Large-subunit ribosomal RNA, domain IV from a sheep gut metagenome, 339 nucleotides, folded computationally. Model confidence (mean pLDDT): 85 of 100.

[in-house]
Context: one part of a larger RNA
RNA sequence: CUAUGGUUAAGGAACUCGGCAAAAUGACCCCGUAACUUCGGGAGAAGGGGUGGUCUAGCGAUAGACCCGCAGUGAAUAGACCCAGGCAACUGUUUACCAAAAACACAGGUCUCUGCUAACACGUAAGUGGAUGUAUAGGGGCUGACGCCUGCCCAGUGCUGGAAGGUUAAAGAGAUUAGUUAGUAUGACGCAAGUCGAUAAUACGAAGCUUUGAACUGAAGCCCCAGUGAACGGCGGCCGUAACUAUAACGGUCCUAAGGUAGCGAAAUUCCUUGUCAGGUAAGUUCUGACCCGCACGAAAGGCGUAAUGAUCUGGGUACUGUCUCAACCAUAGACUCG
Numbered sequence: 001c002u003a004u005g006g007u008u009a010a011g012g013a014a015c016u017c018g019g020c021a022a023a024a025u026g027a028c029c030c031c032g033u034a035a036c037u038u039c040g041g042g043a044g045a046a047g048g049g050g051u052g053g054u055c056u057a058g059c060g061a062u063a064g065a066c067c068c069g070c071a072g073u074g075a076a077u078a079g080a081c082c083c084a085g086g087c088a089a090c091u092g093u094u095u096a097c098c099a100a101a102a103a104c105a106c107a108g109g110u111c112u113c114u115g116c117u118a119a120c121a122c123g124u125a126a127g128u129g130g131a132u133g134u135a136u137a138g139g140g141g142c143u144g145a146c147g148c149c150u151g152c153c154c155a156g157u158g159c160u161g162g163a164a165g166g167u168u169a170a171a172g173a174g175a176u177u178a179g180u181u182a183g184u185a186u187g188a189c190g191c192a193a194g195u196c197g198a199u200a201a202u203a204c205g206a207a208g209c210u211u212u213g214a215a216c217u218g219a220a221g222c223c224c225c226a227g228u229g230a231a232c233g234g235c236g237g238c239c240g241u242a243a244c245u246a247u248a249a250c251g252g253u254c255c256u257a258a259g260g261u262a263g264c265g266a267a268a269u270u271c272c273u274u275g276u277c278a279g280g281u282a283a284g285u286u287c288u289g290a291c292c293c294g295c296a297c298g299a300a301a302g303g304c305g306u307a308a309u310g311a312u313c314u315g316g317g318u319a320c321u322g323u324c325u326c327a328a329c330c331a332u333a334g335a336c337u338c339g
Stems, first nucleotide, its partner, number of pairs: 001334008010325002014323001019320001027051005036041001038145001052067006068072001080318007087310002092104002108143007120129003146305004151235003156232002158228005165223003171217002178210003183204004187196003236254005263297001264294001275291005
């Protein structure tokens, strides 16, 4: 010096991102116990007092007298507590090996699908799960106890319903087109010489077969018409105005499908920002209570409250301490020397 453990004058968080770590509290009995509350809790709240031995009395709890020590749950084991706020109701679950949480789940709420060979899922299929269940059931989505509530917009997208019209596939239909040839007609080529030629060559061409395929008929869907937000989502701007000033209950105008209601608000959301005021401190970028100018809260991607709960996060306090002022000593194991 490193690790583990122990003690420490005076002070007592001055340490530090932060009381991290350590110290402190601790058992049993008695007294006593606030706000708040879902009346169950909170609560072991908090805060006090007691605890040994002998003798006597008593069934005993216990009472009285006496005795010892610095110290009596005589060693060891054995809650620190309070105040305020954020988040999540709670018990629970999670990143096996850097995250245990405010994340997930949850009971409860709500929407939607599903009439049973159910919907849905797995499988090529047979089949199986759902379920030996049957809408008080089952699947899916969102929200997340409880209390008070959950505003406006259906223009866009989605979903549901509708069927008049437009568009629209395969298919049906078959106008038309082309090929082939039974047949009909004629010699053909060459400047010429001539060559070829009736079992050949050229032109036209019915029916049949093959080919092409226009009108017309033709469903769902889409266009179209409605409904639907606890469906995906969205929820304005400019100007003027009151007898100090300031502000604007009020008015005008433009745009929109509709212009953010209640509640909350510098917030787990506020850039400017350490906003401003108040509290707490001698001094407070954190914290608490207000204000509202919400860059960019807002109502089941729920809004606002909320007792209890939390190895949760934030601020303050009491007690306590080597965290610190500021370090010292001791013990053990290493380190170091010899082997």